[in-house]
The RNA shown here (transfer RNA) has 76 nucleotides and comes from Peptoniphilus sp. Taxonomically the source falls in Peptoniphilus (Bacteria, Bacillati, Bacillota, Tissierellales). Rfam family: tRNA. From the family's description: Transfer RNA (tRNA) molecules are approximately 80 nucleotides in length. The family's RNA type in Rfam is transfer RNA. RNAcentral holds the sequence, with entries from ENA and GtRNAdb.
Formats: sequence, C1' cells, structure tokens
RNA sequence: GCUAUCGUAGCUCAGGAGGUAGAGCACUACAUUGGUAAUGUAGAGGUCGGGGGUUCAAAUCCCCCCGUUAGCUCCA
Repeated sequence: GCUAUCGUAGCUCAGGAGGUAGAGCACUACAUUGGUAAUGUAGAGGUCGGGGGUUCAAAUCCCCCCGUUAGCUCCA
C1' cells in the first nucleotide's frame, strides 16, 4: 500500500432485507434478613466511531474519513 472483519449502555454482545434500540453482568432504590450475601421487583444509563448523501423516515442502504483485528504484497 491492497483486501476483508469489526466499531451499538460502564463491560461482554444481540439487532443489521429502513419505521426514532435490546439482553446478560455491573450501578441505584425498594422488598426480604438481626445484619450481609443471595434472591425478587422497579429504575437510571445510548442521539448505534465521525462527516456527508438517498429517503416522508437510516443503527440498517451508498460515499469519504478515523480506529481495531486478520491476511497478502513491496522496500529495508
């Protein structure tokens, strides 16, 4: 340099044939206990890597850029 993969909640990841986003763990509150842990219930937390485009509508489709991982190639 080229190709491909991935980038979504604090962490690990779903969702990906368009219709304003979910799980587990963690966190907060409450219940339970003599008190913790465990368990149960409820809640908070995201403008989906950045920008642009298409569309009535984009996490999803298209383009560019940034980063991650893997492979290939060139020079030394």

The same sequence occurs in records of 2 taxa. Model confidence (mean pLDDT): 82 of 100.